[in-house]
c-di-GMP-I riboswitch aptamer from Methylomonas sp. LL1, 85 nucleotides, folded computationally.

RNA sequence: AGCAUCCAUCGCCAAGCCUGCUGUGAAGCGGGUUCGGAAAGUCGCGGGUCUUGCGCAAAUACAGCAAGACGGCCGGAUUGCUCCC
Numbered sequence: 001a002g003c004a005u006c007c008a009u010c011g012c013c014a015a016g017c018c019u020g021c022u023g024u025g026a027a028g029c030g031g032g033u034u035c036g037g038a039a040a041g042u043c044g045c046g047g048g049u050c051u052u053g054c055g056c057a058a059a060u061a062c063a064g065c066a067a068g069a070c071g072g073c074c075g076g077a078u079u080g081c082u083c084c085c
Base pairs, nucleotide, nucleotide: 012037013036016033017032018031019030020029021028022027035072041078042077043076045075046074047073048070049069050068051067052066053065054064
């Protein structure tokens, strides 16, 4: 320096719930609480799920197109910490 991560240390994040705000919406942000996480840090590159509009259509839904959301859905990329082996 790199890989790895059973045990350990200082810490970190925050599902869901309650609450305020933003958004047509998925959802996001702030505060409280705390299910969990060894990347539950970051990035919409691939898949997937979800929302809105158009559209197909007798109507609804589905196929299709466009725009968006989710990184705690999975993969990938990238960055970070470290007792012991």